[in-house]
Context: one part of a larger RNA
């Protein structure tokens, strides 16, 4: 010089686009942050309104609404943090003939026919609560048997390629599957104005292949600092054989062996998430991992497993343990490293906004719900960039400072004054793009079908959807009016007088000034550099 997730002093007009707890992985009040499916299922109120009343109540609606509660499907994503970790943890290149992978796509099949519990719900009982028993009733896309089934599985065979638990094709024997819901219909069947066990659609389920995403594990290489750590290791090292995984393997276990690592640095001990990348530098390196991305790892500490297609699971579960809360003292409840805030901590980091309008994510057939993901907005000169604070004229070189050899000289065309403009800001009035689908109606088409029903698919048309924001932006209106600040000025290093003060009070990056003429200290005048910013501090090259 250049840079920074900076902080501090002095000073601050505007806007556009990024960024903002680097410290205590302290402790947290409140509120939001994961749900959705009535086209899986059985239940099922209330208020309010009408009607009838013996004024006890009752009946219709409200409504199959609202609401728990069975099942489904997510909740492993998304979103925050860097504590652990030197590690097959990341990075890179390979293998997996050692695997798995829900939703999703293609393709073949199949979806027959029984049984049973439950929970809401009723009614009783402990509990101060949180809760929790018993008894009795009842549904499915809940549970379970049965039938069937494809070379999918298990055992046992043949052929072909193959080094290998692979693929291919093809026997035998053994076992394994399922669910149903919506619309529509009257061809055909069954009752016979219409409905179904019928027929069609669509969603769905079950098996089986392949695909695609995603994941698991294995290697090679590459990853900091200390030898003032020099030896290290018993499930350690290999071997059989067995449990155990979705798979390989001392990853368990049991028995035999006596191995394994290390001066190319083992083992110990510091210290650190990793990269892409980011700052610097001609470069080669150095330094570094904030914001964006990709991976990992952790959720109060510790452990442990369940559910499930995936978790040892942030806002699940169980057990210990600080801690904080309620407590009828018997016992319970909680977990911001989500997004806001709050205490503490420090030099220091912000709003308990606003909307689901677009982007994407669940769930649903859809409408549509949820979404502190995301899009916004608010704060901060924290950082880039970008514009403003006027533009011409204008000498009696005014007045005033300051200097002074007292003649003048500087500030200085600066200033006033004239003559203009109109950015930013302020008022007024316009006023966006971000939106297009979705689904709703009409039309027209092709597809299925017995159908001109419905569904589907494409075309076409109409209305409908913006939190930002009445924001950009574009007009008008008035008006130079609201908008310059810091640092240096001895040499390095651009930029000098005077007055103070006198080895004092002070300056200082480094030489170093300061003891009566300080260009260096402390004020002024004048200059230099930079400018909504400028010193200083701090840490990199």
């Nucleotide at each position: 010089g250049a840079a920074u997730g900076a902080a501090c002093g002095c000073u601050g007009g505007c806007g556009g686009c990024g960024u903002g707890c680097c410290u205590a992985a302290c402790a947290c009040a409140u509120g939001c942050a994961a749900g959705u499916c009535g086209a899986a299922c059985g239940c099922g109120a209330a208020a309010g309104g009408g009607g009838c009343u013996u004024c006890g109540g009752u009946c219709c609606u409200g409504a199959g609404u609202a609401g728990a509660g069975u099942g489904g499907c997510g909740c492993a994503c998304g979103g925050g943090u860097g504590a652990g970790u030197a590690a097959c943890g990341c990075g890179u290149g390979g293998g997996u003939a050692a695997u798995c992978u829900a939703c999703c796509c293609a393709a073949g099949a199949g979806u027959g026919g029984g049984g049973g519990a439950u929970a809401a719900c009723a009614u009783u009982c402990c509990g101060a609560a949180a809760g929790g028993g018993g008894u009795g009733c009842u549904a499915a896309u809940c549970c379970c048997g049965c039938a069937u089934a494809c070379g999918a599985c298990a055992u046992u065979g043949u052929u072909a390629c193959g080094u290998a638990g692979g693929u291919a094709a093809u026997g035998a024997u053994g076992g394994g599957a399922a669910a149903g819901g919506g619309g529509g219909c009257c061809u055909c069947u069954g009752u016979u104005u219409a409905c179904a066990a019928g027929c069609u659609u669509c969603c769905g389920c079950u098996c089986u292949u392949g695909g695609a995403u995603g994941a698991g594990c294995c290697c090679g290489c590459g990853u900091c600092c200390g030898a003032u750590u020099g030896g290290c290791u018993a499930g350690u090292u290999g071997g059989u054989g067995a449990g155990g995984u979705a798979a390989u393997g001392g990853c368990u276990c049991a028995c035999c062996a006596a191995g394994g690592c290390u001066a190319c640095g083992a083992u110990c001990g510091g210290u650190a998430a990793c990269u892409g990348g980011u700052c610097u530098g001609a470069g080669a390196g150095g330094a570094u991992g904030a914001u964006c991305a990709g991976u990992c790892a952790c959720a109060c500490u510790g452990g442990a497993a369940c559910u499930g297609a995936g978790a040892c699971a942030c806002g699940g579960u169980c057990c210990a343990g600080a801690c904080u809360c309620c407590u009828a003292c018997g016992g319970g409840a909680g977990g911001c490293a989500g997004c806001a805030g709050u205490g503490u901590g420090g030099a220091a980091u912000a709003u308990u906004g606003c909307g689901c309008a677009a982007u994407g994510g669940g769930g649903g057939a859809a409408a549509c719900c949820c979404u502190g993901a995301c899009g916004c907005a608010g704060c901060g000169a924290c950082g880039c960039c970008g514009c403003g604070u006027g533009g011409g004229u204008g000498a009696u070189g005014a007045a005033g400072g300051c200097c002074u050899u007292c003649g003048g000289g500087u500030c200085g065309u600066a200033a006033a004054g004239c003559c203009c403009u109109g950015u930013c800001g302020g008022a007024g009035g316009g006023a966006a793009a971000g939106a297009a689908a979705g689904g709703g109606c009409g039309a027209g088409u092709a597809g299925c079908u017995a159908a001109u029903a419905c569904c589907u698919g494409c075309u076409c048309g109409c209305a409908u959807u913006g939190a930002c924001g009445g924001u950009a932006c574009c007009c008008u209106c008035a008006g130079a009016g609201g908008a310059a600040g810091c640092a240096c000025c001895g040499g390095c290093u651009a930029a000098c007088u005077c007055c103070g003060u006198g080895c004092c009070a002070g300056c200082a990056g480094c030489c170093g000034c300061g003891g009566u003429a300080a260009u260096a200290c402390g004020g002024a005048g004048g200059g230099u550099g930079c400018g909504a910013g400028u010193g200083u501090u701090a840490u990199u090259c």

Small-subunit ribosomal RNA, 5' domain from a metagenome, 541 nucleotides, folded computationally. Rfam family: Bacterial small subunit ribosomal RNA. The RNAcentral record of the full RNA draws on SILVA.